Predicted 3D model of an 83-nucleotide RNA (c-di-GMP-I riboswitch aptamer) from Pelotomaculum sp. PtaU1.Bin035.
C1' cells in the first nucleotide's frame, strides 16, 4: 500500500407540554410525551440562579431557613472500546 477476516455495544436517562398530586411559591412527585445527553449516575461543599410563607420595613421593597444537579466548578461512583 493491497487483499482477506474480525469485535463490544446495538441499551440508559428524559427537555418543552399534558394530565394527576404535594407546596405560599419556586419547585418536586406520579402517568404520558421526547428536546437533547458519553456521566443529564449519586452528591447541596464552592460559585450562580429562582422563589418570598413568616419576619422586618412600611411609597417602593429586604431577606433563606426554601428550591434548582439538564447553569459551573468540586467529591463519589458507573458502562462500551479494535488500536
Nucleotide at each position: 500500500u493491497g487483499c482477506a477476516a474480525g469485535a463490544a455495544a446495538g441499551g440508559g436517562a428524559a427537555a418543552a407540554c399534558c394530565c394527576a398530586u404535594c407546596g405560599a411559591a419556586a419547585g418536586g412527585u406520579g402517568g404520558g410525551g421526547g428536546c437533547u445527553c458519553a456521566a443529564a449516575g449519586c452528591u447541596a461543599c464552592g460559585g450562580g440562579u429562582c422563589u418570598a410563607a413568616a419576619g422586618c420595613a412600611a411609597u417602593a421593597g429586604c431577606u433563606a431557613u426554601g428550591a434548582c444537579a439538564g447553569c459551573c466548578g468540586g467529591g463519589c461512583u458507573g458502562c462500551c472500546g479494535u488500536g

The coordinates come from a structure-prediction model, not an experiment, and the mean pLDDT is 85. It was read from a public genome assembly, where an Rfam model found it.